Notes
This is a predicted structure of a 73-nucleotide RNA (transfer RNA) from Candidatus Nomurabacteria bacterium UBA5155. Rfam family: tRNA. The coordinates come from a structure-prediction model, not an experiment, and the mean pLDDT is 80. It was read from a public genome assembly.
RNA sequence: GCCGUUGUAGCUCAUUUGGUAGAGCAUGUCCAUGGUAAGGACAAGGUAAUCGGUUCGAUCCCGAUCAACGGCU
Numbered sequence: 001g002c003c004g005u006u007g008u009a010g011c012u013c014a015u016u017u018g019g020u021a022g023a024g025c026a027u028g029u030c031c032a033u034g035g036u037a038a039g040g041a042c043a044a045g046g047u048a049a050u051c052g053g054u055u056c057g058a059u060c061c062c063g064a065u066c067a068a069c070g071g072c073u
Base pairs, nucleotide, nucleotide: 001072002071003070004069005068006067007066010025011024012023013022019056027043028042029041030040031039049065050064051063052062053061
């Protein structure tokens, strides 16, 4: 220098032929217990890396940029 993959909740990851984003763990409150752990219920938590484009509508399609990882030279 060129190519590819990935970027979504505090962490690990889902979610697609474009139609209002979810799970597990963690966190908070409550239930329950003589008490603790385990267990159950509820809640909070996300401008989907950034910017632009297409579209009535974008996490998803297109382009550029940034970061991490890998490959080639």